Guanidine-I riboswitch aptamer from Desulfosporosinus sp. HMP52, 100 nucleotides, folded computationally. The coordinates come from a structure-prediction model, not an experiment, and the mean pLDDT is 80. NCBI's taxonomy places the organism under Bacteria, Clostridia, Eubacteriales, Desulfitobacteriaceae, Desulfosporosinus. It matches the Rfam family "Guanidine-I riboswitch aptamer". For this family Rfam cites "Structural Basis for Ligand Binding to the Guanidine-I Riboswitch" (Reiss et al., Structure, 2017).
[in-house]
RNA sequence: AUUAAAGUUCUCUAGGGUUCCGCAGUUUCAACUGGUCUGUGACCAAGAGAGAACUCACAGUUUUAUAGCUGUGUCACGGAAGGACAAAAGCCUGGGAGAU
Repeated sequence: AUUAAAGUUCUCUAGGGUUCCGCAGUUUCAACUGGUCUGUGACCAAGAGAGAACUCACAGUUUUAUAGCUGUGUCACGGAAGGACAAAAGCCUGGGAGAU
């Protein structure tokens, strides 16, 4: 120096906490407290985890054709700190700083 489709969306998982639900405690029975509460609920969730759809690139093929069909699309060590939502996190800053 190399910045790239290493694209977008959706569904999940590892993981994450505590607004809601549940659970536990107190209890004036309506609330309060507790995530140092194991949750088949709900919630957040990966660049370096999975899948799907669309899209893009390349190759082949059909074709008048920029259109259709088929195939391929590989690499990735990484803090501290800060930020959001109720809160936290492999979330965001960030394929960043740095390392190689």